[in-house]
Predicted 3D model of a 74-nucleotide RNA (transfer RNA) from Candidatus Peregrinibacteria bacterium RIFOXYB2_FULL_33_20. It was read from a public genome assembly.

């Protein structure tokens, strides 16, 4: 330098051919249960969907540029 895959909650990851409110598990907080604790049960908080533009009535999703990470080629 070229190419490939990826960046979504504190962590690990889903997500859809663009359309009604962005999700799961773990973790965190609370409740109930218990003599008490753990496990299991119920509820909840937590998100500029990497950054900036563009297309569109409407973008996590499509297009462009850039940043970062894994891999690969030279």
């Nucleotide at each position: 330098a070229a190419c490939u895959g990826g960046g979504u909650a504190g962590c690990u990851c889903a997500g859809u051919u663009a359309g009604u409110u962005a999700g799961a598990g773990c973790g965190c907080g609370g409740g109930a249960c218990u003599c008490a604790u753990a496990a299991g049960c119920c509820c909840g908080a937590g998100g500029u969907c990497g950054u900036g533009g563009g297309u569109u009535c409407g973008a996590c999703c499509c297009c462009c540029a850039c940043c970062c990470c894994c891999g690969c080629u030279a």

Overview
Lineage of the source: Bacteria > Bacteria candidate phyla > Candidatus Peregrinibacteriota. Rfam family: tRNA. By type it is a transfer RNA. Its family is annotated with triplet codon-amino acid adaptor activity in the Gene Ontology. The prediction has a mean pLDDT of 81.